[in-house]
Context: one part of a larger RNA
RNA sequence: GAACGAACGCUGGCGGCACGCCUAACACAUGCAAGUCGAGCGCUACCUUCGGGUGGAGCGGCGGACGGGUUAGUAACGCGUGGGAACAUACCCAACACUACGGAAUAGCCUCGGGAAACUGAGAGUAAUACCGUAUACGCCCUUAGGGGGAAAGAUUUAUCGGUGAUGGAUUGGCCCGCGUUAGAUUAGAUAGUUGGUGGGGUAAUGGCCUACCAAGUCUACGAUCUAUAGCUGGUUUGAGAGGAUGAUCAGCAACACUGGGACUGAGACACGGCCCAGACUCCUACGGGAGGCAGCAGUGGGGAAUCUUAGACAAUGGGCGAAAGCCUGAUCUAGCGAUGCCGCGUGAGUGACGAAGGCCUUAGGGUCGUAAAGCUCUUUCGCCAGGGAUGAUAAUGACAGUACCUGGUAAAGAAACCCCGGCUAACUCCGUGCCAGCAGCCGCGGUAAUACGGAGGGGGUUAGCGUUGUUC
Numbered sequence: 001g002a003a004c005g006a007a008c009g010c011u012g013g014c015g016g017c018a019c020g021c022c023u024a025a026c027a028c029a030u031g032c033a034a035g036u037c038g039a040g041c042g043c044u045a046c047c048u049u050c051g052g053g054u055g056g057a058g059c060g061g062c063g064g065a066c067g068g069g070u071u072a073g074u075a076a077c078g079c080g081u082g083g084g085a086a087c088a089u090a091c092c093c094a095a096c097a098c099u100a101c102g103g104a105a106u107a108g109c110c111u112c113g114g115g116a117a118a119c120u121g122a123g124a125g126u127a128a129u130a131c132c133g134u135a136u137a138c139g140c141c142c143u144u145a146g147g148g149g150g151a152a153a154g155a156u157u158u159a160u161c162g163g164u165g166a167u168g169g170a171u172u173g174g175c176c177c178g179c180g181u182u183a184g185a186u187u188a189g190a191u192a193g194u195u196g197g198u199g200g201g202g203u204a205a206u207g208g209c210c211u212a213c214c215a216a217g218u219c220u221a222c223g224a225u226c227u228a229u230a231g232c233u234g235g236u237u238u239g240a241g242a243g244g245a246u247g248a249u250c251a252g253c254a255a256c257a258c259u260g261g262g263a264c265u266g267a268g269a270c271a272c273g274g275c276c277c278a279g280a281c282u283c284c285u286a287c288g289g290g291a292g293g294c295a296g297c298a299g300u301g302g303g304g305a306a307u308c309u310u311a312g313a314c315a316a317u318g319g320g321c322g323a324a325a326g327c328c329u330g331a332u333c334u335a336g337c338g339a340u341g342c343c344g345c346g347u348g349a350g351u352g353a354c355g356a357a358g359g360c361c362u363u364a365g366g367g368u369c370g371u372a373a374a375g376c377u378c379u380u381u382c383g384c385c386a387g388g389g390a391u392g393a394u395a396a397u398g399a400c401a402g403u404a405c406c407u408g409g410u411a412a413a414g415a416a417a418c419c420c421c422g423g424c425u426a427a428c429u430c431c432g433u434g435c436c437a438g439c440a441g442c443c444g445c446g447g448u449a450a451u452a453c454g455g456a457g458g459g460g461g462u463u464a465g466c467g468u469u470g471u472u473c
Base pairs, nucleotide, nucleotide: 001473002472003471004470006469007468008467009466010465013345014344015343016342017341018340019338020337021303026301027300028299030298031297032296035062036061037060040059041058043056044055045054046053047052069256070255071254078181079180080179081178082177083176084175087173088172092169093168094167096165097164098163099162100134101133102132103131110123111122112121113120114119140149141148142147154161155160182228183227184226189219190218191217194216195215196214197213198212199211200210201209231253232252233251234250235246236245237244238243258279259278260277261276262275281292282291283290284289309335311334312333313332317331318329319328320327321326348378349377350376351375358369359368360367361366382414383410384409385408386407387406388405392400417462418461419460420459421458422443423442424441428457429456430455431454432453438445439444
């Protein structure tokens, strides 16, 4: 000198754009953050123009694996980059074939119970795009090559929307490998599923991934193992560069969801707002037993030098469901708060004295603040008041918002501070103090004439900021 997710002190007019718990991955009151479909199904309440419509719980489907948060763990094929073969992929696209005949249940509802509650038991009985069987099978799978196995679901307003099998594509993901990826040797040896092979199991798939047997290997001074620290990258910052430091916001990837473990469902999870078990904590209880998980958006307590509203809207963009109308969406878009940063603007302009008053200095003549003020002549950015009033979205729909912007009016009217002045380093005098009180980044100043302390006048610098502290180069 530059930079900052900064903080502190003094000060503070406006706007635009960004950014805003770096600390306790500490604990959380309250509200909201994932639903949707009646064009899959039966039932029920209400309304009815008798066509039907609206609501409710339930079965069923799709979605809750996305979006949003956080950085605890992780030194690792986790990430970055470049390759690879033994894989899967709901919804979407292309083309092909099919969509036949039957059956048994069950929730809701009703009856009878248990329980404080959460919830739950028995009986009767009902529907489906829920479940099951049979048939069919070009292609599909297995095969000892003879053969064997395997599917479907209908709805409707008659326009379509679906269902099954198999193929290809697209997209997304799983797996493997080369190279790169912090410090410590005051960590030198580490390792038994360990290293390899064979058979088997398991997986969508390769593989000690698992298992039985066999062999005794494997890694390591080019640093194994251990310990400490840490999410990685695009980037950011500094620097002429090389390099150093860093990884907030935005984007990609990974990991996590009270702590630890586990699987279920599913195309996909070992699943933040799903399930089970154990633990800690909090809450309810009739003491028998139950409920919960903000590292979602707000918000609270706590910690801290320190970091915002318990706001509006689905209008736009995007997502889920739906044939659609539409519903949901704290994603998102907005508004609010904060000089936290960057950028822009203003706090007036012209004229005005051999120069008012007043302050300060003085050699007492004067000098200086100083054209500064007053006065005179103007202007109205911003602000304030009033009128008009968009774009964003058009066939319709605007939270923002009567906002941006335009026009008229108003009156110089409402708007300047902070740090410094010994040298480094731009800027000097007087008074007070007297090694005191104090200053200080370094050198150093102060013990009676202090340009270095405190005040004043004057001056210098930056400016809605200025200075200090911290950190990086």
About this RNA
A computed fold for a 473-nucleotide part of an RNA from an uncultured Rhodobacteraceae bacterium, annotated as small-subunit ribosomal RNA, 5' domain. The coordinates come from a structure-prediction model, not an experiment, and the mean pLDDT is 87. Its Rfam family is "Bacterial small subunit ribosomal RNA". Its family is annotated with ribosome and structural constituent of ribosome in the Gene Ontology.